[in-house]
Formats: sequence, C1' cells, structure tokens
RNA sequence: CUCGCCGUAGCUCAGUGGAUCCGAGCGCCACCCUGCGACGGUGGAGGUCGGAGGUUCGACUCCUCCCGGCGAGA
Repeated sequence: CUCGCCGUAGCUCAGUGGAUCCGAGCGCCACCCUGCGACGGUGGAGGUCGGAGGUUCGACUCCUCCCGGCGAGA
C1' cells in the first nucleotide's frame, strides 16, 4: 500500500432477502424469600446499532468515506 472479516446494552453475542417496539444470557437495581446473607422467584432500568454523508416513502440492514480491532498478500 491492497484485500477480507468484525464493531449492536456494563460484558459475551443474536438479529442484516430494508418497514413489527433492536433482543438473549450474564451483570446491575427494587421487591419477595431468609434471623442476616447465599441460592431461588417476580418485576424494572439500561442501546445516537463505531462516526459522518448518500440512496429510499422508510436504513442496524444497501452505497461511499473515515475511525478502531483481527487476519491475509505485497
């Protein structure tokens, strides 16, 4: 320098043939349970979907550029 893959909740990851409110597990908070905890149960909060443009009636999803990580080639 070129090419490919990845970037979604605090963490690990689903979801991407464009339209349904973007979900799960763990974690966190509250309550129940308990003598107090742990375990267990119920409920809840938490996301500019890496950033900026573009296409479209409509974008996490398609296109372009940039940033970060990993890999391959030269």
Annotation: Transfer RNA from uncultured Gaiella sp., 74 nucleotides, folded computationally. Its Rfam family is "tRNA". The family's RNA type in Rfam is transfer RNA. The coordinates come from a structure-prediction model, not an experiment, and the mean pLDDT is 81.